Predicted 3D model of a 478-nucleotide part of an RNA (small-subunit ribosomal RNA, 3' major domain) from an uncultured bacterium. The full RNA is in RNAcentral, with records from ENA and SILVA.
Context: one part of a larger RNA
RNA sequence: UGACGGGGGCCCGCACAAGCGGUGGCGUAUGUGGUUUAACUUGACGCAACGCGAAGAACCUUACCAGGGAUUGACAUUGAGUGAAAGGCCAAGAGAUUGGUCCCUGUCGUGGGACACAUGAAAACAGGUGGUGCACGGCAGUGGUCAGCUCGCGUCGUGAGAUGCUGGGUUAAGUCCCGCAACGAGCGCAACCCCUGUCCUUUGUUGCCAGCACGUAAAGGUGGGAACUCAAGGGAGACUGCCGCAGACAAUGCGGAGGAAGGCGGGGACGACGUCAAGUCAUCAUGCCCCUUAUGUCCUGGGCUACACACGUACUACAAUGGGCUCUAAUAGAGGGCAGCGAAGCCGCGAGGCAGAGCGAAUCCCAAAAACGAGCUCUCAGUUCGGAUCGGAGGCUGCAACCCGCCUCCGUGAAGUCGGAAUCGCUAGUAAUCGCAGAUCAGCAUGCUGCGGUGAAUACGUUCCCGGGCCUUGUACA
Numbered sequence: 001u002g003a004c005g006g007g008g009g010c011c012c013g014c015a016c017a018a019g020c021g022g023u024g025g026c027g028u029a030u031g032u033g034g035u036u037u038a039a040c041u042u043g044a045c046g047c048a049a050c051g052c053g054a055a056g057a058a059c060c061u062u063a064c065c066a067g068g069g070a071u072u073g074a075c076a077u078u079g080a081g082u083g084a085a086a087g088g089c090c091a092a093g094a095g096a097u098u099g100g101u102c103c104c105u106g107u108c109g110u111g112g113g114a115c116a117c118a119u120g121a122a123a124a125c126a127g128g129u130g131g132u133g134c135a136c137g138g139c140a141g142u143g144g145u146c147a148g149c150u151c152g153c154g155u156c157g158u159g160a161g162a163u164g165c166u167g168g169g170u171u172a173a174g175u176c177c178c179g180c181a182a183c184g185a186g187c188g189c190a191a192c193c194c195c196u197g198u199c200c201u202u203u204g205u206u207g208c209c210a211g212c213a214c215g216u217a218a219a220g221g222u223g224g225g226a227a228c229u230c231a232a233g234g235g236a237g238a239c240u241g242c243c244g245c246a247g248a249c250a251a252u253g254c255g256g257a258g259g260a261a262g263g264c265g266g267g268g269a270c271g272a273c274g275u276c277a278a279g280u281c282a283u284c285a286u287g288c289c290c291c292u293u294a295u296g297u298c299c300u301g302g303g304c305u306a307c308a309c310a311c312g313u314a315c316u317a318c319a320a321u322g323g324g325c326u327c328u329a330a331u332a333g334a335g336g337g338c339a340g341c342g343a344a345g346c347c348g349c350g351a352g353g354c355a356g357a358g359c360g361a362a363u364c365c366c367a368a369a370a371a372c373g374a375g376c377u378c379u380c381a382g383u384u385c386g387g388a389u390c391g392g393a394g395g396c397u398g399c400a401a402c403c404c405g406c407c408u409c410c411g412u413g414a415a416g417u418c419g420g421a422a423u424c425g426c427u428a429g430u431a432a433u434c435g436c437a438g439a440u441c442a443g444c445a446u447g448c449u450g451c452g453g454u455g456a457a458u459a460c461g462u463u464c465c466c467g468g469g470c471c472u473u474g475u476a477c478a
Base pairs, nucleotide, nucleotide: 001478002477003475004474005473007472008471009470010469011468012467013466015462016461019426020425021424022423023422027315028314029313030312031311032310033309034307035306042053043052064302065301066300067299068298069297073125077124078123080119081117082116083115087102088101089100090099091098092097107113127291128290130289131288132287137284138280139279141276148187149186150185151184152183154163155162156161167178168177169176193268194267195266196265198236199235200234201233202232203231204230208225209224212223213222214221239262242256243255244254245253246252318419323378324377335366336365337364340359341358345354346353347352385416390411391410392409393408394407395406396405432454433453434452435451436450437449438448
């Protein structure tokens, strides 16, 4: 000087407390461990691994296993050769591949160039999701959006170092004020950026419809209009600016006015010096090591989907007026669409099918929002709760749904009556609850990322638990 203390002081944070809803029990989905297996490829392991890499394993993917092949190679460059290559058909084969046949000769800066290809020989070389993240780059995790981390000159100290950065206040903040052997500065904080909340202005189509006219079963449907909503450009607005009180007359705090908004208005992006030899050699890049008729490569099939069990994360429930079932009928936002989205119409109980209008989309489509509300019914039961499991019949995607997809209909109707010890999230348009969209994607979400609808309770307080910041103290630790 740090680190640590079941030392002290001060101060924060859904840290506790006050509340609301969960997890832990059931069933299922999914990840992991373990076990199994020819293989069940692999990485990730307290917080900070475990619906994580994976924004989507039937083949492919795929790295794993079994079997069948080729060996300058699936891919690149160099050299010799050819002028086509590609494509169609037939045969053998599980296919890779092999044999045969048909067809057709291309392009340009005219240079035996580009491009493409097979052949045989020879190489140099290719190739490796093989190892090492404890050799590395890059990228992201974490403490933590915590308020810290440092430097120059000066001063103090023999020196390591100290001072500044400590102190008195204050703040979300090393934020600001005052004081002070310090005076300044840098990286962080804040602000500058984006979205959102109010108003003004400009422009009105595909959006809008107040007034006027036409028109309809209904309809901005039509003429028209430029008000309103909205769209997207520009601007205004909030700064403790004003008033009062407190305070050191300061910083600042409390209350008030005006205002759409008040003291950081709400949300996002943004992550200091360094820490964890934390993570990633399997995104990529890369040193070294290793393989080279194989640890590279092509193919078929299998596996990654196994199942006594254990754990994590979710979904669905266990029900009663805030409930279940059936029927009728309203109201969003944000997105996506041409190998695409696909209206109306017709067929089917339905998944879906036929047909095809419109739309590269403020125009058309996906598209029905759902909880909510109204009516009817059930009456506390393993039930009209719950939907697992299984049987049958179908639909869709796709060469192909046996291993191993999703959906529909009929039947079946398991556990489960609110969950032990323990444990998690959340302070407001939040929790809870309700649906909608998107990425990936042929098909396949209870996951993920977004979007809006309805919309709470509670916070006395900082003694205690956890984590953190500053000052101080002890130390046989560095």

Background: Its mean pLDDT, the model's own confidence on a scale to 100, is 84.